RNA sequence: CGAGUUUGAUCCUGGCUCAGGACCAACGCUGGCGGCGUGCCUAACACAUGCAAGUCGAACGCUCUCUCCUCGCAAGGGGAGAGGGAGUGGCGGACGGGUGAGUAUCACGUGGGUACCUGCCUCAAGGUGAGGAAUACCGGCGAGAAAUCGCCGACAAUACCGCAUAGGCUCUCCUCGGAGAGCAAAGCUCCUCCUCGUGAGGGGCGCCUUGAGAGGGGCCUGCGCCCGAUUAGCCAGUUGGUGGGGUAAUGGCCUACCAAAGCGAUGAUCGGUCGCUGGUCUGAGAGGACGAUCAGCCACACUGGGAUUGAGAACGGCCCAGACUCCUACGGGGGGCAGCAGUGAGGAAUCUUCGUCAAUGGGGGCAACCCUGAACGAGCAACGCCGCGUGCCGGAUGACGGCCUUCGGGUUGUAAACGGCUUUUCUUGGGGACGAAUAAAAGGACGGUACCCAAGGAACAAGCCCCGGCUAACUACGUGCCAGCAGCCGCGGUAAGACGUAGGGGGCAAGCGUUGUCCGGAGUUAUUGGGCGUAAAGCGCGCGCAGGCGGUCCGCAACGGUCGCAAGUGACAGUUCCCGGCUUACCUGGGAAAGGCCUUGGCGAGACCGGCGGACUUGAGGGACUCAGAGGGAGACGGAAUUCCAGGUGGAGCGGUGAAAUGCGUAGAGAUCUGGAGGAACACCAAUGGCGUAGGCAGUCUCCUGGGGGUUCACUGACGCUCAGGCGCGAAAGCCAGGGGAGCGAACGGGAUUAGAUACCCCGGUAGUCCUGGCCGUAAACGAUGACCACCAGGCGUGGGAGGUAUCGACCCCUUCCGUGCCGGCGCUAACGCUUUGAGUGGUCCGCCUGGGGAGUACGGUCGCAAGAUUAAAACUCAAAGGAAUUGACGGGGACCCGCACAAGCAGCGGAGCGUGUGGUUUAAUUCGAUGCAACGCGAAGCACCUCACCAAAGCUUGACAUGCAGUCGCACCAGCCGUAAUGGGCUGUUCCGCAAGGACGAUUGCACAGGUGCUGCAUGGCUGUCGUCAGCUCGUGUCGUGAGAUGUUGGGUUAAGUCCCGCAACGAGCGCAACCCCUGUCGCUAGUUAGAUGGUCUAGCGAGACUGCCGUCUCAAAACGGAGGAAGGUGGGGAUGACGUCAAGUCAGCACGGCCCUGACGCUUUGGGCGACACACACGCUACAAUGGCCGGGACAAAGGGUCGCCAACCCGCGAGGGGGAGCCAAUCCCACAAACCCGGUCUCAGUUCAGAUUGCAGGCUGCAACCCGCCUGCAUGAAGGAGGAGUUGCUAGUAAUCGUGAGUCAGCACAUCACGAUGAAUACGUUCCCGGGUCUUGUACACACCGCCCGUCACACCACGAAAGUUGGCAACACUUGAAGCCGCUGCGCUAACCCCUCUGGGGAGGCAGGCGUCGAGGGUGGGGUCAAUGAUCAGGGUGAAGUCGUAACAAGGUAGCCGUACCGGAAGGUGCGGCUG
Repeated sequence: CGAGUUUGAUCCUGGCUCAGGACCAACGCUGGCGGCGUGCCUAACACAUGCAAGUCGAACGCUCUCUCCUCGCAAGGGGAGAGGGAGUGGCGGACGGGUGAGUAUCACGUGGGUACCUGCCUCAAGGUGAGGAAUACCGGCGAGAAAUCGCCGACAAUACCGCAUAGGCUCUCCUCGGAGAGCAAAGCUCCUCCUCGUGAGGGGCGCCUUGAGAGGGGCCUGCGCCCGAUUAGCCAGUUGGUGGGGUAAUGGCCUACCAAAGCGAUGAUCGGUCGCUGGUCUGAGAGGACGAUCAGCCACACUGGGAUUGAGAACGGCCCAGACUCCUACGGGGGGCAGCAGUGAGGAAUCUUCGUCAAUGGGGGCAACCCUGAACGAGCAACGCCGCGUGCCGGAUGACGGCCUUCGGGUUGUAAACGGCUUUUCUUGGGGACGAAUAAAAGGACGGUACCCAAGGAACAAGCCCCGGCUAACUACGUGCCAGCAGCCGCGGUAAGACGUAGGGGGCAAGCGUUGUCCGGAGUUAUUGGGCGUAAAGCGCGCGCAGGCGGUCCGCAACGGUCGCAAGUGACAGUUCCCGGCUUACCUGGGAAAGGCCUUGGCGAGACCGGCGGACUUGAGGGACUCAGAGGGAGACGGAAUUCCAGGUGGAGCGGUGAAAUGCGUAGAGAUCUGGAGGAACACCAAUGGCGUAGGCAGUCUCCUGGGGGUUCACUGACGCUCAGGCGCGAAAGCCAGGGGAGCGAACGGGAUUAGAUACCCCGGUAGUCCUGGCCGUAAACGAUGACCACCAGGCGUGGGAGGUAUCGACCCCUUCCGUGCCGGCGCUAACGCUUUGAGUGGUCCGCCUGGGGAGUACGGUCGCAAGAUUAAAACUCAAAGGAAUUGACGGGGACCCGCACAAGCAGCGGAGCGUGUGGUUUAAUUCGAUGCAACGCGAAGCACCUCACCAAAGCUUGACAUGCAGUCGCACCAGCCGUAAUGGGCUGUUCCGCAAGGACGAUUGCACAGGUGCUGCAUGGCUGUCGUCAGCUCGUGUCGUGAGAUGUUGGGUUAAGUCCCGCAACGAGCGCAACCCCUGUCGCUAGUUAGAUGGUCUAGCGAGACUGCCGUCUCAAAACGGAGGAAGGUGGGGAUGACGUCAAGUCAGCACGGCCCUGACGCUUUGGGCGACACACACGCUACAAUGGCCGGGACAAAGGGUCGCCAACCCGCGAGGGGGAGCCAAUCCCACAAACCCGGUCUCAGUUCAGAUUGCAGGCUGCAACCCGCCUGCAUGAAGGAGGAGUUGCUAGUAAUCGUGAGUCAGCACAUCACGAUGAAUACGUUCCCGGGUCUUGUACACACCGCCCGUCACACCACGAAAGUUGGCAACACUUGAAGCCGCUGCGCUAACCCCUCUGGGGAGGCAGGCGUCGAGGGUGGGGUCAAUGAUCAGGGUGAAGUCGUAACAAGGUAGCCGUACCGGAAGGUGCGGCUG
């Protein structure tokens, strides 16, 4: 630091995803040790049990136990000491510990302020005198289940109450010197002395008053502090004042009265969410996210309310209400783990009912000491971080095993074994701390721990994830779109490096992966640091308040911004750096820095921004003069045209279309003439023109009115720019009311078209279009480009003005300002493109965007009569959706060109019969393959057996065939015999070389293996078809482009041709074309036999010839046209030859070959059958339908081939097929072999025939082991369909088509097929509009599997989330009324009443107090109508998703009616149509 993913490829935009770090984690697999940390994130859910706050006898009385002393005879009494118990009293239970519910708040952070309080502690000053009345415990009596309580009686204090005193404090007054009034207290203990009395002195701890301090707290305040505007207005003690009350203290904190304020777009109120911070994580930073552990603050303690005590207030205090729970004798009581452990529950998930007060700290105490689940430790958990180990060295026949293999080997792998060594760790034993501060000693939970020493023994210790790309690491097998994987792209449909397993490898390691969350990458919210013409994004346009920003010069101030200095502060911890302590690290101790912050005013600066004052003219405005214009509103007038009405003429059609029809017309249309009516729109001028902010504006004239340009000036003097809200204007359609209505014309009706046609076309036609008034407020309202200012080359037009020059003239020309266009340099841009009219360079302000779909939709709000507009989500879903450009392909786009492509012709096919092939059907089997062109007389250049792959049956198992090894044999071969349907099987005879061993050959047995026409042509080689013998396909270098790519190869000509020429940022080159090769046509030469010879012909070799070479026309050239010569002329004719590539084209059955499958069978052999079936359909052929013919007789002329298991002559036999025969020929010699059409003569006479020959019968011939299924041929007989073939379709442009025969291969035999050969031998081509195919250029594209493409909507089915809905249920917070606990406060207080006071004193009275009563407030409850949120709801609506459903074809090409936008109507659906708009 980036990477993957949109495309055929490219650039851009843009989202998604990954690699990093972190965690209070959880889950899966695994797990040796230690140190340091961390450990209920969920139910602030409920809690059993134990413990977590007590202590003081030196404040006080009582009581119990023990010991001692003493008196006493004893019973017993007195005293002292030690210990226990409850009680009174004091201090502490307001700290420490927990939790995060609530809280958006002065709660917190930070900086200030003060009207306040402060126990214990420190310092200072003064005091501590003298009295009194009670009371708990206790005793007696009583109530109760209990908790607990009542009455009577007695007693103490550092408990309580008067009194005295007052340095001091408080209050009042005042002449500021003072005066007056009021206010305290408590004692306990130790030592010494003595008259032993509690008498004196001293010390300690206390107490009281006052002042100061330290630390702690209360209150006020500036600034900072989440989301929602689909929450916009909120507030009645509300804002302020005055009086009063209250508090420690300010204050509406409370109250009475008065005033009517206060807050809010810089976001009040409301709703949601939330403890805040130091900090933590991440990040380069700015930021973002978080707020566990530690630390500070806050809040809470079952929920809500309340006071009391106290210096201070309530987790382990009190009272009340509520919920829950426990006890109960039913009367009544008890309780609050969000303390430490622990339990249940919830949950993916979070520990021991441990030890000790040794240390640190806290409470009490003079102290000893007691208490302390604070704390320190231990335990559990890989939960995290850090460290250590699981050994080290040697060891190659590279062992065994595993895996792979091309079978050679490779790899695991020095890895193991084995040898040597070490002992961290482990076990055992021995030693053994620091932590403990102190005068010194004793005193350790951890702990016999850490650590040290010794002994033993490699001993006890490795897993997890991954290996297609991103991303480091590959093979085999299994599986076969299954099972599965997956973070994204995507893998899996029979060779999967992507699934599962194994081997191997990579990564990390006591862990490794997964999941979740946060930051990062993401410059993907952009302050740093983005954008808005076409990708998402400029409001339809204007005016304009607030706000933001603002020209030139001078001065002033320093209250703001800005800058400097200083001071204060920013707790500790943390971070960074340095040093130190644990062996290191983590951890920890010390120091420093930073913490950019905040604040103050102690001081200062004064440029700039802002402020104040003054001035200026260039921005802006104004005056004067002048100009253009479809700018706006109102009124009047005009002509042309359409339609209608009336009349005339006239007489059969008109109209309309691709063609028609509906329609109109003999009741007189249309046409034509005259007259009239009415509405709407204004031809020409007219423009790329003008005006307007936009929408928009067009006949002429008049009136009213807005804006703009130019020139000029001696005016004002920054008055400016932009603009959230707001206000206004705003095409068409549409709405309301009233008019109007000619034409046009949604809807609608009809006619056509069509498979249908709710359309396009036609005939009609209503709203509407027009006017007036009022709504609506939207458009592709577009330059898809906000407004304003400044600057930055030019050129050419055009509209308006001014000036100059010049002139008869404003005719031209030049300069300049404003507007409107085209081109273009710089610059910008992803590209296209923009370019002084910017999309350039800068500035100011506003609006808007943040992946696609869902959706501009739902809900809510606002507006509207409605239609609807505006504001505007989410769930869910996808891995893209997009922009520009590139190469192709395609177009019912364009241009040019070619081809038997059409046209012009000739002959056919399609109809018949037959042959062959195919489909289908049938079958035991009808083996398999080929399937549009480019399968179908194709593989098959020959199906009776064989072939043969199929079926039935029978048989063989190292096999019919190959190689090797081992054993045995000579049964092999040949001949013969038996036997079977046949193979097989059985019997008889019988090898070679070598002395032998052994070998050769063969048989047999066994083991390796053979064999397979079994599968995969979508694993392959090779070969082939096709586009196409079409003219194309590419490369190097250069150049252009960010790039894909372009250029070259395009253009102008020309050609059969990318053939050639010219031009050109290209220059060259390659594969194709052409030529080179073969045949043929002319000539020459040479040679030659098969007939004796010359020649010719012929045969086979060599050569010549043709090159647009020559002439003419034309041209820049290439070329073209014409001509001459020539056998041949512009490639002479034919063949071979097939570029880069396309079709996963064809072939595993020709062959080869990877993989898979079969192995007493999917191999091999045999017999028989089948491949030959037959209702049908198609393809290719043959023969015909006849007279250009058939038949009979006679006659003529080829070429190219083949032949020894062969071709076979003559001759003989047979009607014939053929038979006999055997000459010749290994072939220019002999044979096949008489070519036929043709010619001559004759006959038939238009007829299903003397045409045609199918079919069938009989008789024969040939081949062959064998012609039944199932061959060919012959003779005789039979004599079917067929009378020229519908739609449609094929071949052919010259020695061609057509017609005619001949041969060959295959082959025993079998040819209408195939491949060759010659014979006879035409017609036609105007031409390129159309069909098909192809080439080049160009254009559009939403296609790229490439139009057999893509793709839209309804309907049907499944699933998902959401909306609406009669309602239903619940939560939350308010409001109104009512009721009202505890309690404070107020009033009352006739009942009760120790201290003080008075009196006539065992009593009475007073003051004061208490109970009780009344009232205000008040938690909660009740009632009620609303608000808001959530859940649910029959049913309804749309949406999304889903390999192969239905209907159509809307869009993309002119997408077959150009498309799209707004609106209205209509229609199964896409959609159609009307009106206006846009060009994308």

Small-subunit ribosomal RNA from a mine metagenome, 1480 nucleotides, folded computationally. The sequence is in RNAcentral, with records from SILVA. Its mean pLDDT, the model's own confidence on a scale to 100, is 84.